[in-house]
Context: one part of a larger RNA
């Protein structure tokens, strides 16, 4: 110097990203216990008092000798002084610094955010606000179910049958869940347009028996062969509707009231429709340490408001919410070597020697 453990005057979070770590609290009995609440809780809320040993007293449980009682006369049953033993209580006394005498054994309260909850998770840097969840909704599936695995046979689903099973989203509970179907998706429709293979075979080409020609060459049937128009031809797409707890989306400019300011009101452009309720500088607010209020001597955090929402918003759920949380934020009490500011003790290393 370092590690582990321990103690500390006065102060007591001034430390620090943060009371991280440590300290405090801790058991039992009794007293007592708030807001809020889903009436279960919250609650061990909080906050107090007592606790050893000796002795006496009365109460009481068990067992049960003597004794008494009963009859069915028994190794019977019932009551029960004494003795032994257990419980809780009262009085008196007594010792120590200290009586749950050591060890094991909640610190507490308030505020807000998120998630309802118990659970689950990154085996080896993340335990959470992430996942799951009961509940809710949409959707598919009528049984050889849909769906899934497999080339198949076959299997799961299920020896189940729509109060069932699969998929998707949301996520207890309470109050609710607005407008838009133009785009994309899905569902329904079938009149018209478009449309494949295939069917069809108008027409065209190659070849050449033959014919014409003095020749060069020309024409050219059948067959074989290469092509090939019209026409017929499904779903799909176009088209017509529906559907948002399907994917998603939810405006701009100008003017106006007898102070000013503001604009219930009016005009105009665009849109499929222009954000409703509720919430709002928020886990979302750039400007921003917004402004006001609270708390502090002093507060970029925190709480309550305001609304100018850069860029909240309703099952990609909105807003609340008791209980719960090794979650996150702020505050208070208690407590402390976290600190002012360091000191000391014990042990293990380090160092020297063997």
């Nucleotide at each position: 110097c370092u590690c582990u453990u321990c103690u500390u005057a006065a102060g007591g979070a001034a430390c620090u990203c943060u009371g991280c770590a440590a300290a405090u609290u801790g058991c039992c009995a009794c007293c007592g216990u708030a807001a809020c609440u889903u009436c279960g809780g919250a609650a061990g809320a909080a906050g107090g008092u007592g606790g050893g040993c000796c002795u006496c007293c009365a109460c009481u449980g068990g067992u049960g000798u003597a004794g008494g009682g009963a009859c069915u006369u028994g190794c019977u049953c019932c009551c029960g002084a004494a003795g032994c033993u257990g419980g809780a209580g009262g009085g008196g006394g007594u010792c120590g610094c200290a009586g749950a005498g050591a060890g094991c054994a909640g610190g507490a309260a308030g505020u807000a955010g998120c998630g309802a909850c118990u659970g689950u998770u990154u085996a080896c840097c993340a335990a959470a606000a992430a996942c799951a969840c009961a509940g809710c909704a949409c959707u598919g599936u009528g049984c050889u179910a849909a769906g899934u695995c497999g080339u198949a046979a076959g299997a799961c689903g299920a020896c189940g049958u729509a109060u069932a099973c699969g998929g998707u989203g949301u996520g207890a509970c309470g109050c609710c869940u607005g407008c838009c179907c133009g785009g994309u998706g899905c569902c329904g429709g079938a009149a018209g347009g478009u449309u494949a293979a295939g069917a069809g075979g108008a027409g065209g080409g190659g070849u050449u028996a033959g014919c014409c020609g003095c020749a060069a060459g020309g024409c050219g049937a059948a067959g074989c062969u290469c092509u090939g128009a019209a026409u017929c031809g499904a779903a799909g797409c176009c088209c017509c509707g529906g559907u948002a707890a399907a994917c998603g989306g939810c405006g701009g400019c100008c003017g106006u009231a007898a102070c000013u300011a503001u604009a219930a009101c009016g005009g105009u452009c665009c849109u499929a429709a222009g954000g409703u309720a509720g919430c709002g500088a928020a886990a979302u607010u750039c400007c921003u340490u917004g402004u006001c209020g609270g708390g502090u001597a002093a507060g970029u955090u925190c709480c309550g408001a305001c609304c100018u929402g850069c860029a909240c918003g309703a099952a990609u759920g909105g807003c609340g919410u008791a209980a719960c949380g090794a979650c996150u934020u702020c505050u208070u009490c208690a407590c402390u070597g976290u600190c002012u500011c360091a000191a000391g003790a014990a042990g293990g290393g380090a160092c020297u020697c063997a």